[in-house]
RNA sequence: CAGCCGGACCGGACGGUCGCUGUCUAAGACAGAGGAAAGUCCGAACUCCGCAGAGCAGUGUGCCGGAUAACGUCCGGGAGGAUCCCCGCGCUUUUACCGGCGGGGUCGUUCGACGGAAAGUGCCACAGAAAACAUACCGCCGCGGGCCGGAAGGCGUGCGGUAAGGGUGAAAAGGUGCGGUAAGAGCGCACCGCCGUCGCAGUAAUGCGGCGGGCAGGGCAAACCCCACACGGAGCAAGACCAAAUAGGGAGGAAGUUCCUGAGAGGCUUCGGCUUCCCGGGGCCGCGUGCCGGCUCGGUGCGCCACAACCUCCGGGUAGGUCGCUUGAGCCAUGCAGCAAUGCAUGGCCCAGAGGAAUGACCGUCCCGCCGCAAGGCGGACAGAAUUCGGCUUACAGGUCCGGCUGCCAC
Numbered sequence: 001c002a003g004c005c006g007g008a009c010c011g012g013a014c015g016g017u018c019g020c021u022g023u024c025u026a027a028g029a030c031a032g033a034g035g036a037a038a039g040u041c042c043g044a045a046c047u048c049c050g051c052a053g054a055g056c057a058g059u060g061u062g063c064c065g066g067a068u069a070a071c072g073u074c075c076g077g078g079a080g081g082a083u084c085c086c087c088g089c090g091c092u093u094u095u096a097c098c099g100g101c102g103g104g105g106u107c108g109u110u111c112g113a114c115g116g117a118a119a120g121u122g123c124c125a126c127a128g129a130a131a132a133c134a135u136a137c138c139g140c141c142g143c144g145g146g147c148c149g150g151a152a153g154g155c156g157u158g159c160g161g162u163a164a165g166g167g168u169g170a171a172a173a174g175g176u177g178c179g180g181u182a183a184g185a186g187c188g189c190a191c192c193g194c195c196g197u198c199g200c201a202g203u204a205a206u207g208c209g210g211c212g213g214g215c216a217g218g219g220c221a222a223a224c225c226c227c228a229c230a231c232g233g234a235g236c237a238a239g240a241c242c243a244a245a246u247a248g249g250g251a252g253g254a255a256g257u258u259c260c261u262g263a264g265a266g267g268c269u270u271c272g273g274c275u276u277c278c279c280g281g282g283g284c285c286g287c288g289u290g291c292c293g294g295c296u297c298g299g300u301g302c303g304c305c306a307c308a309a310c311c312u313c314c315g316g317g318u319a320g321g322u323c324g325c326u327u328g329a330g331c332c333a334u335g336c337a338g339c340a341a342u343g344c345a346u347g348g349c350c351c352a353g354a355g356g357a358a359u360g361a362c363c364g365u366c367c368c369g370c371c372g373c374a375a376g377g378c379g380g381a382c383a384g385a386a387u388u389c390g391g392c393u394u395a396c397a398g399g400u401c402c403g404g405c406u407g408c409c410a411c
Stems, first nucleotide, its partner, number of pairs: 001407010012366007020032005034382001038393002041391005046235004058231005063077005078114001080111004084105006115226002120224002122220003137166002139162006146155003174192006193215001194213008239323004249314005256284002259282004264277005286304008330349008367380005
């Protein structure tokens, strides 16, 4: 210097003109998207509904400690895997490298649903002899027998031993080495692993060490399951307040009459009639209401005992309006505590709140990148608030800083 990886940050700047939204002191002034506003995946605030208690079912979480309002998030630690380093075996005619198998270390980097597989059930494709009460395909070893051969020996075969070797597989019944053996085998030993137990260190997860045991108990719980803990539902279109027209619900409201006529019932009668009550029709006067006419009035329609209609009142809901709505687990700076996440203290600041939804367009100067000899031209990502926060995940042109690795050049 270049490339790659990880982390932190920026995400064009200034000015003008015309618009849009909100607030105000209303001409005018001021403010007006993001690191993810996104996915809506977790956790909360807030609101309404539900709720005796207990159990079962269901769902979620899951090493330990801390942070936090809370979390499946974050920080620190532990154990494990990968990378890296070392050792042994094996491969190779030999030696060495790479690749293979096994073991150890763990400074650094990195990965993650990291409780339990020694309660039970289930599953383990293909390949392979065998996938879990182990097993004998090839090979190796022992014994017997057959055939061939002069012999050495060879080729079949029966019974047994063997998990060392080959081969299969993601995984093969502790691993490596030495001894041992007919060949083998924890059969014996050393180291590593494992199990049990004791001690020490640590808040704990866990680690280290001693002693005992040849070793049982393959893997899968993001299969059922077991253990521990937690868990009501819906979501700002939550929800609260004010409240029209129309329709519907409930309660309430009005008065007759001495006039005419007809029917009925009763009483009196000199039988000619008289009279009382009640009902129907009409008239008149009112009452209620609608319409017309400039209207303290007149005309006309309807209704007048309650069905309907009319009027008054009440209550619920709708349209519409207001609130919820942005001062909040807020932001910035400094200091302190802490390894850190984070917390505390002091000072300062107010930073979109619309309601089908504003936050835009153009011009000029500059910045960055590419092209071009130059003049100049082209381009500047992902994307966009909708009750509000804390996280996670995903998208992102270009640039800055820090750390690591690799390569090249110079000294």
The RNA shown here (Bacterial RNase P class A) has 411 nucleotides and comes from a Terriglobales bacterium. Model confidence (mean pLDDT): 75 of 100. It is recorded under the gene name rnpB. RNAcentral holds the sequence, with entries from ENA. The organism belongs to Terriglobales, within Bacteria.